[in-house]
């Protein structure tokens, strides 16, 4: 400096350009227990890094920007 991948909840990820972007751990309430764990019921938790562009419609295309990881100089 220049190529290639990665960025989605607290933490691990899912999502064919099309419903309200889901789940597991995790957290908080409830059942159940003497208490607690476990189990089983529900609840909250997402500006889909960030900014434009394309598109009826973008988490997903593209293009700058940042932020990691490998490579090459």
């Nucleotide at each position: 400096g220049c190529c290639u991948c990665c960025g989605u909840a607290g933490c691990u990820u899912a999502a064919u350009g099309g419903a309200c972007a889901g789940a597991g751990c995790g957290u908080c309430g409830g059942u159940u227990u003497c208490c607690g764990g476990a189990a089983c019921c529900g609840a909250a938790g997402g500006u889909u890094g960030u900014g434009a562009g394309u598109u009826c419609g973008a988490g997903u295309c593209u293009c700058g920007c940042c932020g990691g990881a490998g490579g090459c100089g």